Predicted 3D model of RNase P RNA and transfer RNA as a complex of 458 nucleotides. Rfam match: Bacterial RNase P class A. It is annotated as a ribozyme. Rfam's curators write: Ribonuclease P (RNase P) is a ubiquitous endoribonuclease, found in archaea, bacteria and eukarya as well as chloroplasts and mitochondria. The prediction has a mean pLDDT of 75.
[in-house]
RNA sequence: GAUGUCGGACAGGCGGUCGCCGGUCUCGAUGAGAGACGGGAGGAAAGUCCGAGCUCCAAAGGGCACGAUGCCGGGUAACGCCCGGUGGCGGGAACGCCAAGGAUAGUGCAACAGAGAACAGACCGCCCGGCCGGCUCCGCAAGGAACCCGCCGGGUAAGGGUGAAACGGCGGGGUAAGAGCCCACCGCGUCUCCGGUAACGGAGGCGGCACGGCAGACCCCAUCGGGAGCAAGGCCACAUAGGCGGGCGCUCGAGGACGGCUCGUCCGAGCCCGCGGGUAGGCUGCUAGAGGCGACCGGUAACGGUCGUCGUAGAGGAAUGAUUCGCUGCCGCCACGAGGGCGACCUCGGGGCGGAACAAAACUCGGCUUACGGACGACGUCGACC
RNA sequence: GCCCGCGCAGUUCGAUCGGCCGAGCGCCCGCCUUGUACCCGGGAGGAUCCGGUUCGAUCCCGGACGCGGGCU
Numbered sequence: 001g002a003u004g005u006c007g008g009a010c011a012g013g014c015g016g017u018c019g020c021c022g023g024u025c026u027c028g029a030u031g032a033g034a035g036a037c038g039g040g041a042g043g044a045a046a047g048u049c050c051g052a053g054c055u056c057c058a059a060a061g062g063g064c065a066c067g068a069u070g071c072c073g074g075g076u077a078a079c080g081c082c083c084g085g086u087g088g089c090g091g092g093a094a095c096g097c098c099a100a101g102g103a104u105a106g107u108g109c110a111a112c113a114g115a116g117a118a119c120a121g122a123c124c125g126c127c128c129g130g131c132c133g134g135c136u137c138c139g140c141a142a143g144g145a146a147c148c149c150g151c152c153g154g155g156u157a158a159g160g161g162u163g164a165a166a167c168g169g170c171g172g173g174g175u176a177a178g179a180g181c182c183c184a185c186c187g188c189g190u191c192u193c194c195g196g197u198a199a200c201g202g203a204g205g206c207g208g209c210a211c212g213g214c215a216g217a218c219c220c221c222a223u224c225g226g227g228a229g230c231a232a233g234g235c236c237a238c239a240u241a242g243g244c245g246g247g248c249g250c251u252c253g254a255g256g257a258c259g260g261c262u263c264g265u266c267c268g269a270g271c272c273c274g275c276g277g278g279u280a281g282g283c284u285g286c287u288a289g290a291g292g293c294g295a296c297c298g299g300u301a302a303c304g305g306u307c308g309u310c311g312u313a314g315a316g317g318a319a320u321g322a323u324u325c326g327c328u329g330c331c332g333c334c335a336c337g338a339g340g341g342c343g344a345c346c347u348c349g350g351g352g353c354g355g356a357a358c359a360a361a362a363c364u365c366g367g368c369u370u371a372c373g374g375a376c377g378a379c380g381u382c383g384a385c386c
Numbered sequence: 387g388c389c390c391g392c393g394c395a396g397u398u399c400g401a402u403c404g405g406c407c408g409a410g411c412g413c414c415c416g417c418c419u420u421g422u423a424c425c426c427g428g429g430a431g432g433a434u435c436c437g438g439u440u441c442g443a444u445c446c447c448g449g450a451c452g453c454g455g456g457c458u
Base pairs, nucleotide, nucleotide: 001382002381003380004379005378006377007376010374012328013327014326015325016323017322018321020040021039023037024036025035026034027033042358046369047368049367050366051365052364053363054229055228056227057226061263062262063261064260066225067224068223069222070221071085072084073083074082075081086100087098088097089096090095101220102219106218107217108214109213123160124159125156126155127154128153129152130151131150133148134147136145137144138143168186169185171183172182173181188207189206190205191204192203193202194201195200233284234283235282236281243275244274245273246272247271248270255267256266257265291310292309293308294307295306296305297304298303330355331354332353333352334351336349337348338347339346340345387457388456389455390454391453392452393451396411397410398409399408405441413429414428415427416426434450435449436448437447438446
């Protein structure tokens, strides 16, 4: 100098002036009001993406459907979160990232290009055979031989070419040319042994391509999930209203409890839609909770246990603010002074200019994700210089 | 506060169960006309943004942003 990982009572402080919202107490008459004391946003309070508590619905039971998750082990109230490990990918490294089960259960998809795209295919090329022709050579001749071009029939998949992907890769043998046709190594599959709780890793034997890709395509397998949400729900007060139009039903039963359906259980004579009308005030739920902090112990860690200690917003469309005020802390730049060091450079001091973000509770927690100017602390990696 | 849905051209909409995305109106150029409009011919212009899966993403998955609707 360039970076990596982790952390938090970091997210300016004190005072003045003017204010805001609850609580307790006092004065006042119980009211209006006044005074005193004390309290008043965040690491994300956010997005509402997961998981719970709590409350109601049926006691949360069976099946189907639907949804979510998906290597292994652990943590947790629980999780799609966290920790540790395995495998793969990226990076020079510290380290980072990964929805990472099954493609021999089945179905499906692959544009364009290309001969051929899934139990495939033969365009060029290579090789063999036949025929017509040309040319060269041999032969006295009939004829024969080699080569080339064209056509026909066949073999082949090594090479070229297309593509994101071409039905194992590379080397050797083999062959008319070739080919797992054969062999070694690698890959793949399978079996045994060893290590590991396991994922998996290592070694050896066998098979000879049969078995390509996509499941963040349908799907299969395993595990989990009943639904709705504090506008849940409870209590008090207040108002209750009949009416008009339409539809369905009265034991062959609508509808309700009942939630996506169903099984099952119970109630059951009224129910549904539209128009119009009435009332919409208060209390509670409400903040002591899987709580914070410290020490010790267990654990690699996430986390757990024991002891001690602390009291910290609860409102209603919603307070926690404003300030050209004063002092001061932090960071950057600029020039200066003093000191240290051989040196690169470091430390201290005062001065001028500039900077300080994202954003704000609404029942409560645990996570994730996203936004965010910077500063600090701890442990590392790489390069250069002295 | 809680629960849903949507985002495609300037605008209103469509198709796409993954393979160069279309229409009407509007805009531009030309033609016609004495001139304008209409008609006719031609053209430009697009998936809200960022990642992931895939050979390939408007479409599938995750996140962000914006818009709309409902709930006493």